[in-house]
Source information
A computed fold for a 75-nucleotide RNA from a Candidatus Omnitrophota bacterium, annotated as transfer RNA. The organism belongs to Candidatus Omnitrophota, within Bacteria. The sequence was found in a public genome assembly. It matches the Rfam family "tRNA". From the family's description: Transfer RNA (tRNA) molecules are approximately 80 nucleotides in length. Its family is annotated with triplet codon-amino acid adaptor activity in the Gene Ontology. By type it is a transfer RNA.

């Protein structure tokens, strides 16, 4: 230097291929009630994510280019 892989909530992960299907879903943890005499447990309900930039389309997490970061393979 070519190439190919990966980047979503505090963390793990599903969707991605093959665009639209509740408000991007789930576990764990975080908050608040509710239950308990208290804690743990259990119920209920909430806050929280698309790596960054730009194209395509009525619609992008997703196709399409760049960028960054990180890993591999090659030379």
């Nucleotide at each position: 230097g070519g190439c190919g892989c990966u980047a979503u909530c505090g963390u793990c992960u599903a969707g991605c291929c093959u665009g639209a299907u509740c408000u991007a879903g789930g576990a764990c943890g975080c908050c608040a009630c509710c239950c308990u005499c208290u804690c743990a447990a259990g119920g209920u309900g909430g806050a929280g994510a698309c790596a960054c930039g730009g194209g395509u389309u009525u619609a992008a997490a997703u196709c399409c280019c760049g960028u960054u970061a990180g890993c591999g393979c090659u030379a």